Context: one part of a larger RNA
RNA sequence: GGCAUACGGCUAAUGCCUUGGCACUGGCGAGCGAAGAAGGACGUGGAAGGCUGCGAAAAGCUUCGGGGAGUUGCCUAGCAAACCUUGAUCCGAAGAUGUCCGAAUGGGGCAACCCGUUGCAGGGCAACCUGCAUCAUUCCAUCAUGAAUACAUAGUGGUGGACGGCUAACCGAGGGAAGUGAAACAUCUCAGUACCUCGAGGAAAAGAAAUCAACCGAGAUUCCCUCAGUAGUGGCGAGCGAAAGGGGAAGAGGCUAAACCGAGGUUACAUGUAACCUCGGGGUUGCGGGGCGGUCAACGUGAGACCUGCGUCUGUAGAUAAACGGUCUGGAAAGUCCGAGCAUAGAGGGUGAUACUCCCGUCAUCGAAACAGACAAAGGCUCUAGACCUGUCCCCAAGUACCACAGGGCACGAGAAACCCGGUGGGAAUCAGGGUGGACCAUCAUCCAAGCCUAAAUAUCUGCCAGUGACCGAUAGCGUAUAGUACCGUGAGGGAAAGGUGAAAAGUACCCCGAUGAGGGGAGUGAAAAAGUACCUGAAACCGUAUGUCU
Numbered sequence: 001g002g003c004a005u006a007c008g009g010c011u012a013a014u015g016c017c018u019u020g021g022c023a024c025u026g027g028c029g030a031g032c033g034a035a036g037a038a039g040g041a042c043g044u045g046g047a048a049g050g051c052u053g054c055g056a057a058a059a060g061c062u063u064c065g066g067g068g069a070g071u072u073g074c075c076u077a078g079c080a081a082a083c084c085u086u087g088a089u090c091c092g093a094a095g096a097u098g099u100c101c102g103a104a105u106g107g108g109g110c111a112a113c114c115c116g117u118u119g120c121a122g123g124g125c126a127a128c129c130u131g132c133a134u135c136a137u138u139c140c141a142u143c144a145u146g147a148a149u150a151c152a153u154a155g156u157g158g159u160g161g162a163c164g165g166c167u168a169a170c171c172g173a174g175g176g177a178a179g180u181g182a183a184a185c186a187u188c189u190c191a192g193u194a195c196c197u198c199g200a201g202g203a204a205a206a207g208a209a210a211u212c213a214a215c216c217g218a219g220a221u222u223c224c225c226u227c228a229g230u231a232g233u234g235g236c237g238a239g240c241g242a243a244a245g246g247g248g249a250a251g252a253g254g255c256u257a258a259a260c261c262g263a264g265g266u267u268a269c270a271u272g273u274a275a276c277c278u279c280g281g282g283g284u285u286g287c288g289g290g291g292c293g294g295u296c297a298a299c300g301u302g303a304g305a306c307c308u309g310c311g312u313c314u315g316u317a318g319a320u321a322a323a324c325g326g327u328c329u330g331g332a333a334a335g336u337c338c339g340a341g342c343a344u345a346g347a348g349g350g351u352g353a354u355a356c357u358c359c360c361g362u363c364a365u366c367g368a369a370a371c372a373g374a375c376a377a378a379g380g381c382u383c384u385a386g387a388c389c390u391g392u393c394c395c396c397a398a399g400u401a402c403c404a405c406a407g408g409g410c411a412c413g414a415g416a417a418a419c420c421c422g423g424u425g426g427g428a429a430u431c432a433g434g435g436u437g438g439a440c441c442a443u444c445a446u447c448c449a450a451g452c453c454u455a456a457a458u459a460u461c462u463g464c465c466a467g468u469g470a471c472c473g474a475u476a477g478c479g480u481a482u483a484g485u486a487c488c489g490u491g492a493g494g495g496a497a498a499g500g501u502g503a504a505a506a507g508u509a510c511c512c513c514g515a516u517g518a519g520g521g522g523a524g525u526g527a528a529a530a531a532g533u534a535c536c537u538g539a540a541a542c543c544g545u546a547u548g549u550c551u
Base pairs, nucleotide, nucleotide: 001550002549003548004547005546006545007544008543009542015536016500017499020472021471022469023468024467025466026465027464028463029461030460031166032165039101040100041099042055043054044053046079049075050074051073061095062094063093064092065091066090070083071082072081106115107114108113116135118133119132120131121130122129123128138162139161140160141159142158143157144156145155170201171199172198173197174196175195181188185235211218212217222249223248224247225246226245232240233239253453254452255451256397260281261280262279263278264277265276266275267274268273269272286431288396289395290394291392292391293389294388295387296386302383303382304381306380307379308378311375312374313373314372315371316370318366319365320364324339325338326337328335340357341356342346348360349359350358402426403425404424405423407421408420409419412438433448434447435446436445437444487494488493507535510522511521512520513519
């Protein structure tokens, strides 16, 4: 030195465990903010480092409820001082207080700081200091004032209101790539995706046919299944890719403009006319409708998406809540054996091993002073009927429809390219009117643009509540069994590791070796200390000690 055996050390795999995660389901909620948010800084405890809570009224104050014996949050034990059946701590509802920064808004500024205006109050001999309130910009409304410049306007000032910033996804709009695919690449694709910006809501958007259809008919929008990878489109490559129709979810329809009538006003001038504006009535449609004229009928019927809200229910604290003993083993009984009981409760968790009957609960049934929500009687409010006749030719959304050029959107790449929407230029008609039916024309059919609103079915999940899991179990599961911490970076940003004594600290009194060590040996606790805080189990690599054997 090799090998073998035994016993150790180091290390921390494995097994078991779970405080933490992951996914999904249902419900709630879907906003907060100048009445100062989100997020922070600094404070705040008897002694106080961190976390949590709170704000100079500072682990708290007030009121109203719940609850009923201890309490002064956690790491964190002890001490001190207190509170409490005259009901504390604790839980819930509503209030009060709420420093400084931050949209930050009196001005400034290197966030948590500095310096002011005006009024009131306090202090000081005074200089001055302190406290409370006040003071940003922009927009809208309104009032006052008011230049060059006569009226006026600009401007200035007052009062009232709004906005600003934050926020996970979902939604609408304005902009808008490239890697990639096409086995290269340019049209094309990726994709109107990522990303940027603006805006809104609890949903958003869309929405009551100038729609489809096909000679039969349907009857707003949205979403799902299908139609269908079809018809098409396409360097006819890669690819892209409908609609009608059918079946479902949901279901809801309304209001203006104009003609005409009335009232008021402004302007113009020939001073009684015209034009225009505002308000009220009227009117809202495509078997065209309405106005104007005439005849008849009618003060009731119904509806509501608006307001108040008797009442009911729900939520935010809670309450009641059945039924077991013995025996054996054991450190310990919930295990074994024996014999009982409850069950609208044999879900689950805990308790010294595995408990329906020990504890918390569970089934079932109850409960709110306060606040919030849903439904909702009744009431209010708002809306709501015409029918017929003929005539008149008054009205029916204009720089619009439409056309040309150049683009974009439509599944559709200019194509035979309709349809929809912008840029530039041109530019109609009013029912004997106009759009559409995939170039265009005719016939036929169908609808009524150029104004507005509209619930539900649909999308999402930062958050809260309840529940579930052939989800994980500490190199897993979120990055985090708490941590966006430590640490790294000028910064944007990046970003860990780290769980387990025992049933209970009973955490080893006392003695000995040692340096008043470290560590250990006794003794003691404990079921166990080969469970001693470097603590469950404790594999292997690796390092030793002893013995045997080989060289």
Background
Predicted 3D model of a 551-nucleotide part of an RNA (large-subunit ribosomal RNA, domain I) from a Cytophagaceae bacterium. The coordinates come from a structure-prediction model, not an experiment, and the mean pLDDT is 85. The full RNA is in RNAcentral, with records from ENA.